[in-house]
Molecule: transfer RNA
Organism: Fidelibacterota bacterium
RNA sequence: GGGCCCUUAGCUCAAUGGUAGAGCAGCGGACUCAUAAUCCGUUGGUUACAAGUUCGACUCUUGUAGGGCCCA
Repeated sequence: GGGCCCUUAGCUCAAUGGUAGAGCAGCGGACUCAUAAUCCGUUGGUUACAAGUUCGACUCUUGUAGGGCCCA
């Protein structure tokens, strides 16, 4: 220098262009003499950033940033 892939909740990950979700973690409660485990409820999001296409974008397109792999 060239090519490809990844970026979504505190963490690990989903989501066919049509209301952003799960598990774990956190918080509250039940149970227990108490703790753990278990069960119930619940909080938490600028979907990396900017622009474009569209009635509508996590999803498609372009650019930027960060990370990873390969080639030279």